A computed fold for a 74-nucleotide RNA from Candidatus Iainarchaeum sp., annotated as transfer RNA. Rfam family: tRNA. From the family's description: Transfer RNA (tRNA) molecules are approximately 80 nucleotides in length. Rfam classes the family as a transfer RNA. The coordinates come from a structure-prediction model, not an experiment, and the mean pLDDT is 80. The sequence was found in a public genome assembly.
RNA sequence: GGGCCCGUAGCUCAGUUUGGUAGAGCACCUGGCUCUUAACCAGGGUGUCAUGGGUUCGAAUCCCAUCGGGCUCG
Numbered sequence: 001g002g003g004c005c006c007g008u009a010g011c012u013c014a015g016u017u018u019g020g021u022a023g024a025g026c027a028c029c030u031g032g033c034u035c036u037u038a039a040c041c042a043g044g045g046u047g048u049c050a051u052g053g054g055u056u057c058g059a060a061u062c063c064c065a066u067c068g069g070g071c072u073c074g
Stems, first nucleotide, its partner, number of pairs: 001073007010026004020057001028044005050066005
């Protein structure tokens, strides 16, 4: 340098097939319970879907470029 894959919540990931309200588990926060802590119960998503641009009524999803990581070929 060429090819392929990946980037979504604090962490691990689903969602992309077929564009239509951003989700799960763990963690975290608030309250209840308890002498206190843990456990348990109730509630809360905490997010620029890597970045920029394009298509579209509408983009995590489609297209282009860029950045980062991995595998592979030379």